[in-house]
């Protein structure tokens, strides 16, 4: 784009067209083929007329074929047309173009006739049978029915003669003779004559007979075209041809007999499946593809099968006979029927209409005609089924109404839309008017022709008559916006977006895909978009699809070159002469039906539609011409190809012989304890003498070095040396043949390894197998053995990643460098060289090609010839069938089903038990720990009413928590409140409310009860409380996977990017890679890149040195004075220190290395040296990392509760497991005594001195201090003296008993501390594992935050103060480059196989049941033909006996239904079974 469509929703009008695609399933009912009285006998019905009867005087009965007419019947014509359907048919069925051996009713034209007889028979009457259908017998009768006779030039047959053609036969034409065969009448009119009054006769018309032509229709034959399958390759006996005969309208094996053995087929016979064919229709730019409704041409069919009759025509839709199935009637004896005609019914189906009107028109049948018949046809009805047209209003109208929707709450949108105002009236409605389709025929009148005729008939003119549709089309009037809009879609493709609901549910979906709580994708709504009386969906066809490629594709790696030759058919083919005209080209003629398409006109108001003309129909046939090209024939040629001659190289092939090295075995000698093997071992061999070594022998297999991107061969493949036989290639120069060529479907040959058969052989190595190891297992890898096979001969097999993944042949198209064989040339004659030439074989590279990779004279470039192959992945190179094979198996080769991909090349990442370089307490070197004990603390688990919640590898677990007895607190139990514990607003009320206090009562407590004001303009107000109402509060409820913010981690790792340019089809690359160097993408050099940004570094803080300034609460050197002593004091500003500002360090200097660089190494100076130490600072990003319980926040949820309050309990539980710590296990120690030295902090609801009391925790009391002033505050390890003596101890301190202190409303669950007593485990810790590189580890104490109290934790502070680093192979983590990749959620990836389960289709399968069909038989209705000794018999003949002719019967042949046997094929099904797909 389209449709004979269907379905869903919706539906105003008109025109026009279409309307069972399925069950060629079955059909009730009605109609669809009759007509003619001018063929006939007649009169059942109707009407008229005439006669008669009855009478009621206009009715009834009756008679008469007299008239109009006419049932049934005889006869004629028509029922072969028209109408329906598409079952069958792959065919001369159809299409197209031709042909010769034919028929043709009615029709047209012509010629000639139409004479004279005969016998029957329906109807009817009578009788009979039967339920019916119908039938039988007797009798009567007519014809345009039937039958003889006559005539007949043209017709048919026979004979004779002549002619034609090349002519013997046959054939054709002409002439003559002989023989045979026709007919029917009817009607109208009528002057004369005749008459039996019917008519004869004449005339006109129609009919009939014979025949010649035509037209029309039909039959037959031929060329070409006409679906798929080769997993259908051979088919055929009337088959192919001939002769003779028969037969037909006509040719012919059409049929029969005989003879011959042919005919068809790879250019697809036969068989199977499917199908009516065409003009056309749909689509497409075309070529094509699909299709064959309506309309038109042809064919076939008419319940299924068979058969003939009649006829001009049929083997007959509404005829006959027979058989079969089905239905109906029946009195059970028998009968009837055929909608694939029009309506209609049932059924089937997604689905397709009225049991309508009319013959008015067109056409058909009959008829002289009127006319009759006509479900053909014309109309109407139904259906939006299609196409076309029209309408459902038009203008104005902003308060941008209301309502809806949305919202950032302002607004926006629906929207000039509505309302309102002003108009119009198509269509529908009502009323009125009103064409055309109608012209004939008929009839009336007039005239002309015909005729004897004013009849009849024919013609002309004129009048009359005929409409189903139809209430027609069309026109006019009337009234009123009045009666008339839906459907689909809105994620992308694809025009059109928001809200609500839902929550991987419900659902959507053409493809991609959407939906798991913020869905433009589901459902609804608002809005929008598109089409519009329709709109969507489904189905189907073509297009896009160059996705079967003729136009117009491919085959190195995506699917695809047969593994390789030879060669048949076929295809293709060098140069030249002439001929021809098959192909080719041009002209002409015929045809190519009409309709349709296209163009130009015309008619319906337009259009659809209808109609006139033209063009076209690309085709076929005939004919004329041309001769370039192809073909064919022909004369030649030598450039292709081949032959001869001379050389050359070679693992080319086959056969025979022979050589040495090595392995193994055997024999012998020497000799002794191991050998062998592996990652390490063991099995194995060996004291019966191995291995080692020496000598000898045997046997088999293979040929080191040479050896090479070297050679040869078609490929497979070929390797010691010698001999024999043999194929091919190359090269040189000449001669010869003269296109002999290329390719190659089938065919045929050779064809690695493995395997198979037969017979040999067997050294080594070695499937299977055995043993030993390895391992969770190890039917593997490794080891020790070991058979087939490997070898030879012979026969099979016929496949390989048989690969250059690249078919063969030929031509052309830049170079450069190797190498092998030959030839030529040069000179410096050599182990030489090359401006040279060939045939191979390699590398690199331009143009060109390619998706890219790459190829590139050995093409994957540009062309030609031929062959093979491909058409998404899987199923599957499988099943079935066939062929081959001994088998293994090979060749050929599907489908169902399933998926939306599979694949190629390249890119960026990630990954690798890949590679290179580098770094890090990563390892190593060290020191100290953890893991074992007790305790502390956190977690898991368990328990519980609750043990609130979160954090979970590194990167959770002394984490949130810098501190749970109540509070905290979020949890549990019990009780209690409901505008609320907290915020804002409103109304009303109240001497408010708080704090403290008083004292009392109930109670566990919340709570309840009693006691008081301020300002004022005197209205009231502020603040506050209570009550009430509703808006609202409140939530540590959920979602960290909706979020902000903050944080962890990779990682303080050195990376992450951009602009412009360049390269690439592109993704992308380059820069950022490379050479050095660094802690560093730090810097330098190079460089199709040049620059830049975020990171690194630096800038900041602190610490280390110095200087300047300043000098209290800090300091005190000198000076003064004072004390038992002390910067306690005057004084000082030097020092220390405090806190402000500066300085210093930059590879700056020197030497060396390096590339003259960057930089590195060493040194000097310096407080400090190469980033001086430490801190803060964390790129792009990753982990949907953590946190909704810090806070904030979207959405959801609760609202007398998931909110609020109170008390008590819980977070503190305890068979257990883990993490992090403390204390120890002791003598480098414990205990006791003495004694020394810090830093940094904190302090008013606070730190608290001196003094006194207590063994002590602490108490009493309170100086001083809001702090460089006072206090906490005794630093400890250390030093020194003593004691303990290796022990579960004078170690260790858990646990428990008792007595206390402090804090606090309160220490029971559940605090810390003190004293007395008790005195557990533990004697240095398995596997494993952690931290640390210098003021570090280790060790020692001090302080602070939190805090009423409660640290072994955390954060700080100082004291003492080490050891070690050879080094970067490996472990862990990271960075850069490179490589492979089937990964991209990125290796915690992906993915293979088996088993189990579910499900789907399919193969095999003992079989079973159908369909179709071959062969061999049986069978034999009706019918036709042949024969006929039976029976019967009107016309004609007869010698009257009969004959001729016919009918019936019988029989033979052919044959439908049907039956049997045996095959082939196909479909369905089948216990069980095989693999396959999906989950």
């Nucleotide at each position: 784009a389209u449709u004979g469509a269907a379905c869903g929703c919706u539906g105003g009008c008109g025109g026009u067209a279409u309307g069972c695609u399925u069950a060629a399933c079955a059909c009730a009912u009605g109609c669809a083929a009759g007509u003619c009285g001018a063929a006939c006998g007649g009169u059942a019905a109707c009407a008229g007329c005439a006669g008669g009867a009855g009478c009621u005087u206009g009715c009834u009965c009756u008679u008469g074929g007299c008239u109009g007419a006419c049932g049934a019947g005889u006869g004629g014509c028509g029922g072969a047309c028209g109408g329906g359907u598409g079952a069958g048919u792959a065919a001369c069925g159809c299409g197209u173009a031709g042909g010769a051996a034919u028929c043709u009713g009615c029709c047209u034209a012509g010629u000639a006739g139409u004479g004279g007889g005969g016998g029957a028979u329906a109807a009817c009457u009578u009788g009979g049978g039967g339920a019916a259908a119908c039938c039988c017998a007797a009798g009567c009768u007519a014809a345009u029915a039937c039958c003889g006779c006559a005539u007949a030039a043209g017709c048919c047959c026979c004979a004779u003669g002549g002619g034609g053609g090349a002519u013997a036969a046959g054939c054709c034409c002409c002439a003559u003779g002989g023989g045979g065969g026709a007919a029917a009448g009817c009607g109208g009119g009528g002057g004369a004559u005749c008459u039996u009054c019917g008519g004869a006769c004449c005339u006109c018309g129609c009919g009939c007979u014979a025949u010649u032509a035509g037209a029309u229709g039909a039959g037959c034959c031929u060329g070409c075209g006409u679906u798929g399958g080769a997993u259908u390759a051979g088919c055929u006996a009337g088959u192919u041809g001939g002769u003779a005969g028969g037969g037909u309208a006509a040719g012919a094996g059409c049929c029969u007999a005989c003879c011959a053995a042919g005919g068809c087929g790879a250019c697809g016979a036969u068989c199977c499946a499917u199908a009516g064919c065409u003009g056309g229709u749909c689509u497409g730019a075309g070529a094509g593809g699909a299709u064959g409704a309506u309309c038109a041409g042809c064919c076939a069919c008419a319940c299924u099968g068979g058969a003939a009759c009649u006829g001009a025509g049929a083997c007959a839709c509404g005829g006959u006979c027979c058989a079969g199935a089905c239905u109906c009637c029946u009195a059970c004896g028998g009968g009837a029927g055929g909608c694939a005609g029009c309506a209609g019914u049932g059924g089937g189906g997604a689905a397709u209409a009225u049991u309508g009107g009319a013959c008015a028109a067109u056409g058909g049948g009959c008829g002289c005609a009127a006319g009759c018949c006509u479900g053909a046809u014309c109309c109407a009805g139904c259906c939006a089924u299609g196409c076309c047209g029209c309408g459902u209003g038009u203008g104005u109208g902003a308060a941008g109404a209301a309502g809806g929707c949305u919202c950032u709450a302002g607004g926006g949108u629906u929207g000039u839309a509505a309302a309102g105002c002003a108009c119009u009236u198509u269509c529908a409605g009502u009323a009125g008017g009103g064409a055309g389709g109608a012209a004939a025929a008929g009839u009336g009148u007039a005239c002309g022709g015909u005729u004897a005729a004013u009849a009849c008939c024919c013609g002309u003119a004129u009048g009359c008559c005929u409409g189903a549709c139809g209430u027609u089309a069309c026109c006019u009037a009337c009234a009123g916006a009045a009666g008339a809009a839906g459907c689909a879609c809105c994620g992308g493709c694809u025009a059109a977006c928001u809200c609500c609901g839902u929550g991987c549910c419900a659902g959507c979906a053409g493809c991609c895909g959407c939906g798991g709580u913020a869905a433009u994708a589901c459902g609804g709504a608002g809005g929008g978009u598109g089409c519009a009386a329709g709109c969507g969906u489904u189905a189907a066809u073509c297009g896009g699809a160059a996705u079967u490629a003729c136009u117009g594709g491919g085959c190195g790696u995506a699917a695809a070159g047969c593994g390789c030759g030879c060669g048949u058919a076929g295809g293709u083919g060098g140069u030249u002469u002439g001929a021809u005209a098959a192909g080719u080209u041009g002209g002409a003629u015929g045809u190519g039906a009409a309709a349709g398409c296209c163009c130009c006109g015309g008619g319906c108001u337009c259009a659809a539609c209808c109609u006139g003309g033209g063009a076209a129909c690309u085709g076929c046939a005939u004919u004329c011409a041309a001769a370039a090209c192809u073909g064919u024939c022909u004369c030649a040629c030598u450039a292709g190809a081949g032959u001869a001659c001379g050389a050359u190289a070679g693992a080319g092939g086959g056969g025979g012989g022979u050589a040495g090295a090595a392995u193994u075995u055997c024999a012998g000698g020497u000799g002794u304890a191991g050998c062998g093997g592996u990652g390490a071992a063991a099995u194995g061999c060996g004291u019966a003498g191995a291995g080692a070594u020496c000598u000898g022998a045997a046997g088999g297999a293979a040929u080191a070095c040479c050896a090479g991107u070297g050679g040869c061969g078609a490929a497979g493949g070929c390797g010691g040396c010698c001999c024999c036989c043999u194929g091919g290639a190359u090269u040189g120069a000449u001669a010869c043949u003269g296109a002999c060529a290329c390719u190659g479907a089938g065919g045929u040959g050779a064809g690695c390894a493995a395997g198979c058969g037969u017979g040999g052989g067997u050294a080594g190595a070695a499937a299977a197998c055995a043993g030993g190891a390895u391992u969770a297992g190890a039917u593997c890898c490794c080891c020790u053995g070991g058979u087939a096979g490997u070898c030879c001969a012979u026969g099979c097999c016929g496949u390989a990643a048989a690969c250059g993944a690249u078919g063969u042949c030929a031509a052309c198209u830049a170079g450069c460098c190797g190498u092998u064989g030959g030839a030529a040339g040069a000179c410096c004659u050599g182990a030489u060289c090359u401006u040279c030439u060939u045939a191979g074989u390699g590398g690199u590279g331009c143009a060109g090609c390619u998706a890219a990779c790459g190829c590139a004279a050995u093409a994957a470039g540009u062309u030609g010839a031929c062959c093979g192959c491909c058409u998404g992945g899987g199923g599957a190179g499988u099943a079935c069938g066939g062929c081959c094979g001994c088998a293994a198996g090979g060749c050929u080769a599907a489908a169902a089903c399933u998926c939306a991909a599979a694949u190629g090349a390249a890119u960026u990442g990630a990954c690798g038990g890949g590679g290179g370089c580098c770094c890090g307490c990563a390892c190593a070197a060290g020191c100290g720990g953890u893991g074992g004990a007790g305790c502390a603390u956190g977690u898991g688990g368990u328990u519980u009413a609750a043990u609130u919640c979160g954090a979970u590898g590194c990167a959770a677990c002394g984490c949130g928590a810098a501190g749970a007895a109540c509070c905290u607190u979020a949890c549990c139990u019990a009780c209690c409140c409901u505008u609320g514990a907290c915020a804002u607003c409103c109304a009303g009320a109240g001497a408010a409310u708080c704090u403290g206090c008083u004292g009392u009562u109930a109670g566990a407590g919340a709570u309840a009860g009693a006691g008081u004001g301020c300002c004022u303009u005197c209205g009231g107000g502020a603040a506050u409380u209570c009550u009430g109402u509703g808006a609202c509060a409140g939530g540590u409820g959920c979602u960290g996977c909706a979020u902000g913010g903050c944080u962890g981690u990779c990682g303080u790792c050195a990376g992450c990017u951009c602009g412009u340019g360049u390269c690439g089809u592109g993704a992308g690359a380059u820069g950022u890679u490379g050479g050095g160097u660094u802690a560093a993408g730090u810097c330098c050099c190079g460089u199709a890149a040049c620059g830049a940004g975020c990171g690194c570094a630096a800038c900041c803080c602190u610490u280390a040195u110095c200087c300047u300034u300043a000098g209290u609460u800090g300091c005190u050197a000198g000076c003064a004075g004072g004390u038992a002593a002390u910067g306690a004091u005057a004084a000082g500003a030097a020092c220390u220190u405090u806190a402000a500002g500066g300085a210093u360090a930059c590879u700056g200097c020197c030497g060396g290395u390096g590339a003259c660089a960057a930089a590195c190494c060493g040194g000097a100076g310096g407080a400090a040296g190469g980033u001086g130490g430490g801190g803060a600072c964390g790129a792009c990003g990753u982990c949907a990392a953590g946190u909704c319980a810090u806070c904030a926040u979207g959405g959801c949820c609760c609202u007398u509760a998931u909110g609020a309050g109170u008390a008590g309990g819980g977070c503190u539980a305890c068979a257990c497991a883990c993490g992090u710590g403390c204390u120890a296990c002791a003598a480098u120690g414990g205990c006791c005594g003495g004694u020394a030295c810090a830093g940094a902090g904190g302090g008013c609801a606070g730190c608290a001195a001196g003094a006194c009391c207590g063994c002590g925790a602490g108490g009493u009391g309170g100086a001083g201090c809001a702090a460089a002033u006072c206090c906490c505050a005794g630093a400890a390890a250390g030093c020194u003296g003593g004691u303990c003596g290796u022990a579960g101890u004078c170690c260790g301190g858990a646990u428990u008993g008792g007595a206390g202190u402090c804090u606090g409303c309160a220490a029971c669950u559940c605090g810390a501390c003190u004293c007395c007593a008790u005195g557990a485990a533990g004697u240095c810790g398995g596997a494993a594992u952690c931290g640390c590189u210098a003021g570090u580890a280790a060790u020692c104490g001090c302080g602070a935050a939190u805090c009423a109290g409660a640290a072994u934790g955390u954060c700080g502070c100082g004291g003492u103060g080490a050891a070690u680093a050879c080094g970067u192979u490996a472990c862990c983590g990271g960075g850069c480059c490179u490589u492979g990749u089937a990964c991209a959620c990125a290796a915690c990836g992906c993915a293979c196989g088996u088993a189990a389960c579910a499900u789907c289709a399919u193969g095999g399968g003992a079989g079973u049941g159908g369909g179709c069909u071959g062969c061999a038989a049986a069978a034999g209705a009706a019918g036709u033909g042949g024969c006929u000794a039976g029976u019967c018999u009107a016309a004609c003949c007869u010698u009257c006996g009969g004959g001729g002719g016919g009918a019936c019967g019988g029989u033979c042949a052919c044959c439908a239904c049907u039956u049997u046997g045996u095959g082939a094929u196909u479909c369905a099904u089948g216990a069980c079974u095989g693999g396959g797909g999906u989950g």
About this RNA
A computed fold for a 1479-nucleotide RNA from an uncultured prokaryote, annotated as small-subunit ribosomal RNA. Its Rfam family is "Bacterial small subunit ribosomal RNA". The sequence is in RNAcentral, with records from ENA.